Source information: Model confidence (mean pLDDT): 83 of 100. The part of an RNA shown here (small-subunit ribosomal RNA, 5' domain) has 530 nucleotides and comes from an uncultured bacterium.
[in-house]
Context: one part of a larger RNA
RNA sequence: GGAUGAACGCUAGCUACAGGCUUAACACAUGCAAGUCGAGGGGCAGCAUGAGGUCAGCUUGCUGACUUUGAUGGCGACCGGCGCACGGGUGAGUAACGCGUAUCCAACCUUCCCCUGUCUCGGGCAUAACCCGGUGAAAACCGGACUAAUUCCCGAUGUUGUUCCUUGACGGCAUCAGAUUGGAACCAAAGAUUCAUCGGACAGGGAUGGGGAUGCGUCUGAUUAGCUUGUUGGCGGGGUAACGGCCCACCAAGGCAACGAUCAGUAGGGGUUCUGAGAGGAAGGUCCCCCACAUUGGAACUGAGACACGGUCCAAACUCCUACGGGAGGCAGCAGUGAGGAAUAUUGGUCAAUGGGCGAGAGCCUGAACCAGCCAAGUAGCGUGCAGGAUGACGGCCCUAUGGGUUGUAAACUGCUUUUAUACGGGGAUAAAGUGCGGGACGCGUCCCGCUUUGUAGGUACCGUAUGAAUAAGGACCGGCUAAUUCCGUGCCAGCAGCCGCGGUAAUACGGAAGGUCCGGGCGUUAUCC
Numbered sequence: 001g002g003a004u005g006a007a008c009g010c011u012a013g014c015u016a017c018a019g020g021c022u023u024a025a026c027a028c029a030u031g032c033a034a035g036u037c038g039a040g041g042g043g044c045a046g047c048a049u050g051a052g053g054u055c056a057g058c059u060u061g062c063u064g065a066c067u068u069u070g071a072u073g074g075c076g077a078c079c080g081g082c083g084c085a086c087g088g089g090u091g092a093g094u095a096a097c098g099c100g101u102a103u104c105c106a107a108c109c110u111u112c113c114c115c116u117g118u119c120u121c122g123g124g125c126a127u128a129a130c131c132c133g134g135u136g137a138a139a140a141c142c143g144g145a146c147u148a149a150u151u152c153c154c155g156a157u158g159u160u161g162u163u164c165c166u167u168g169a170c171g172g173c174a175u176c177a178g179a180u181u182g183g184a185a186c187c188a189a190a191g192a193u194u195c196a197u198c199g200g201a202c203a204g205g206g207a208u209g210g211g212g213a214u215g216c217g218u219c220u221g222a223u224u225a226g227c228u229u230g231u232u233g234g235c236g237g238g239g240u241a242a243c244g245g246c247c248c249a250c251c252a253a254g255g256c257a258a259c260g261a262u263c264a265g266u267a268g269g270g271g272u273u274c275u276g277a278g279a280g281g282a283a284g285g286u287c288c289c290c291c292a293c294a295u296u297g298g299a300a301c302u303g304a305g306a307c308a309c310g311g312u313c314c315a316a317a318c319u320c321c322u323a324c325g326g327g328a329g330g331c332a333g334c335a336g337u338g339a340g341g342a343a344u345a346u347u348g349g350u351c352a353a354u355g356g357g358c359g360a361g362a363g364c365c366u367g368a369a370c371c372a373g374c375c376a377a378g379u380a381g382c383g384u385g386c387a388g389g390a391u392g393a394c395g396g397c398c399c400u401a402u403g404g405g406u407u408g409u410a411a412a413c414u415g416c417u418u419u420u421a422u423a424c425g426g427g428g429a430u431a432a433a434g435u436g437c438g439g440g441a442c443g444c445g446u447c448c449c450g451c452u453u454u455g456u457a458g459g460u461a462c463c464g465u466a467u468g469a470a471u472a473a474g475g476a477c478c479g480g481c482u483a484a485u486u487c488c489g490u491g492c493c494a495g496c497a498g499c500c501g502c503g504g505u506a507a508u509a510c511g512g513a514a515g516g517u518c519c520g521g522g523c524g525u526u527a528u529c530c
Stems, first nucleotide, its partner, number of pairs: 001530004006526005013382005019375002021340001026338003030335003035082003040079002043075002047073003050069009089293003098218008108210002113206008121155004131144005161186005171176001191198002219265003226256003231253004236248003268290004272283004295316005318329004346372001348371003354368001355366004385416004395407005421467006430457001434453001436451007474519005479500003485514005495502002
């Protein structure tokens, strides 16, 4: 000098963009953050509609009240499907195939999506809700009886699927791989509807996402020198989507290490960021990719996918409720609270756009996201006026003091401008998208036309008019390094200080003043890195 997720002191007009618990992975009140589908189902708690009945009022066919009815729209709870493994947070652990890069899987899986082919047949047993009964303070649970489905089960059909036998081309360094031929065994399905579709099953291919293996790279310490028994390898099994001591029985005695094993400490990794002419050095906040974690430890279930942040079970610590018998909870999601700390924001708005889940769709949900609020904590931009104006006014300060110098064109005064400010008025991009309805075209699920409708931000940005210099400047420093000096006070005191050092009666170094220098909506100090 540059830099910072900074803090502190003094000061502070506006706008845009980006940023905002670095500490206690400390504890959390409250609200929200994952639902959706009635075009899968039984139903009807609530709402609305229709119909029937009773009563009342009367304008004698209408209104009101009560009641019955799942009949209709729809729908709380329930069964079922899909999603909840994404999105969002954090960096505790991890020195590791965790990450980065390159290669491989002849050792693997892949819901939804796309393409191709074939099929979608016949039956059955349950169960929740509802109802009845019971236990309990509650959380909740138990028993009985009824019932549906795209729930579950059985049978049929069945390959190009799987397994086995047979055949064995091309290929591979090899264990091998396997086109092709024939045969045997095994395994499917689900319907809905407004008749337009949406689905379901089995195979093959694709796409996407994942799993695994390996080479190289990846902090410090030798005041850590030996480490290892499933350890290293083999054979045979088990397990897995799959390879493998991943696990097991048996056999062998190996394997790693001074090119640093083991142990200890520290740490998420990378793209990148800062600095530097570069080589390097340092860092890993925001954004993107990967990993790990979800109070601590362990475990599996479901599922295409989890050993699952807002799922389950067990143990532990903590907090809460309790009728003392027993129960409930998990903000490292968004806000917010307490604590810690030098220190870090609102218990805001909207699904309008982008994206995600479900749905045929309309749509619903979405603290993802988009916006707004707070903060000079950063970067950039704008402003706080401009021109003229000397008797060089008054005042202040200084000096060689009836006089000069300086503050200083600075002020006053005259003219001008209006960014900004205030007031009033105008204002539509983000939506030529998308939805619904009607019509048309063809390549039959796409496109076109007409009408209609959708904007949180926001009556914001922006533009115009009016008013009037009106609303807006400070901080540090002035001995040398280092740009900028005099006076007064103090008298080794009070104090300053980054280093050298200054102060003991003429202090350019302390404190004040005047003047000056530097930067300027900031200026200094502290901390850290180069």